A computed fold for a 379-nucleotide RNA from a Candidatus Zixiibacteriota bacterium, annotated as Bacterial RNase P class A.
[in-house]
């Protein structure tokens, strides 16, 4: 200098003014007497992804002896975990000089389908070529037609029936042989395993595609906080009592209104709407240290805990400082241009907003910074 991996950080920082949610204390007021409203003071108030809602779990209610079908998902091995499609370590394959990165990575002799264009043919291929036989013609080299053989050569393609050499043959071909490669199978050694290493045997040599249907193995009951639980106006309903009740007024009378079979008014009852409360903020949480483990992780000790809205708060403004790209301008370097350095002015601070909670994955993003590793070069 170039590159790789893993972390940290996250309204740019500080100050001021005003405002909002929530909790606590105090005070005032109201009544239904333990709540509400208002005010003051104090505490506290988004994230690394709160996002996408793609997986998994807690919790909830419903269902449920068990099994099967359908449907969905997963797919090398071992381990971690509450669980996972997540993570750790490893194997195999691929990219890179390397650090490192990427991979849905079971099965294509169970069956079905598909493979653009080109090409004769994309699966049991004969277009050109090669070889042999027959007929005809012939300028005696051969040519045309018909039949049979051939995957060695040419050509097409992303892909064409293992590769090289030899034997063999009319020409050829794993038809046969040697070596190499693959596959199947057996044995030995290493590893928990995936798998790796070595040896023997068999010419077995078989297109690709399963994030196409499908087959095999394994996993999955449904529902989602609008889950679910509690309290409960008014209206309607049921039951009991029942002749008065309400307004006007300080009280009585009076007056007005509503009732008296069609029932005013009072009390009780169940279900339950509006509304309110719980769920709901302490959890598979987290920091430091130690122990075990390569690691994910597990255990122990000591410590920490700080949103909880429901038209939905977490904001707005001002001042100072700092800020990359980019634009303008001046000076200087260079001078043909391009370009570079410095000063000044402008410009400019991301992605994004909790809503039951948690573990992941994926995607988006600003500024700086830390640790480790690889390659090249110089001293």
């Nucleotide at each position: 200098c170039c590159g790789g991996u893993g972390g940290g950080u996250g309204a740019c920082a500080c100050g001021g003014u005003c405002g909002c949610g929530u909790c606590g204390u105090u005070g005032a007021c109201a009544c239904u007497u333990g709540u509400g409203u208002c005010a003051a003071c104090g505490g506290u108030g988004a994230g690394g992804a709160a996002a996408g809602u793609c997986c998994g779990g807690g919790c909830u209610c419903c269902a449920a002896a068990g099994a099967g079908c359908a449907g969905g998902g997963u797919g090398c091995c071992u381990c971690c975990u509450a669980a996972c499609g997540g993570g750790a370590g490893g194997g195999c394959g691929g990219a890179g000089c390397a650090a490192u990165c990427c991979g849905a990575c079971g099965g294509a002799c169970a069956g079905u389908g598909c493979g653009a264009c080109a090409g004769a043919g994309a699966a049991c291929u004969a277009c050109c070529g090669c070889c042999c036989c027959g007929u005809u013609c012939u300028u005696a080299g051969g040519a045309a037609c018909g039949g049979a053989g051939u995957a060695a050569g040419g050509g097409u393609g992303a892909a064409a029936a293992g590769g090289u050499g030899g034997u063999g043959u009319a020409a050829g071909a794993g038809a046969c042989c040697a070596c190499c490669g693959g596959c199947a199978u057996c044995c030995c050694g290493g590893g928990c395993a995936a798998c790796c290493g070595g040896g023997g045997u068999g010419g077995c040599c078989g297109u690709g595609u399963a994030a196409a249907c499908c087959c095999c193995a394994c996993c999955c009951g449904g529902u989602g906080c609008a889950a679910g639980g509690c309290c409960a106006a008014g209206c309607a309903g049921g039951g009991a009592a029942g002749a008065g009740g309400a307004g006007u007024u300080g009280c009585u009378c009076g007056c007005u209104c509503c009732a008296u079979u069609c029932g005013a008014u009072u009390c009780c009852c169940g279900g339950g709407u509006a509304g309110g409360c719980c769920g709901c903020a302490g959890a598979a949480c987290u920091g430091u240290u130690c122990u075990g483990g390569u690691g994910a992780c597990a255990g122990a000790a000591c410590g920490g805990u700080g949103a909880g809205a429901u038209c939905a708060a977490u904001g707005a403004c001002c001042g100072u400082g700092c800020g990359a790209a980019c634009c303008g301008u001046a000076a200087c370097c260079a001078g043909u241009c391009a370009g570079g350095u410095u000063g000044c002015g402008g410009g400019g601070g991301a992605c994004a907003g909790a809503a039951c909670c948690c573990g992941g994955c994926u995607u988006a993003c600003g500024u700086c910074u830390c640790a480790c590793c690889g390659g090249c070069u110089g001293c």

It is recorded under the gene name rnpB. It matches the Rfam family "Bacterial RNase P class A". It is annotated as a ribozyme. The coordinates come from a structure-prediction model, not an experiment, and the mean pLDDT is 76. RNAcentral holds the sequence, with entries from ENA.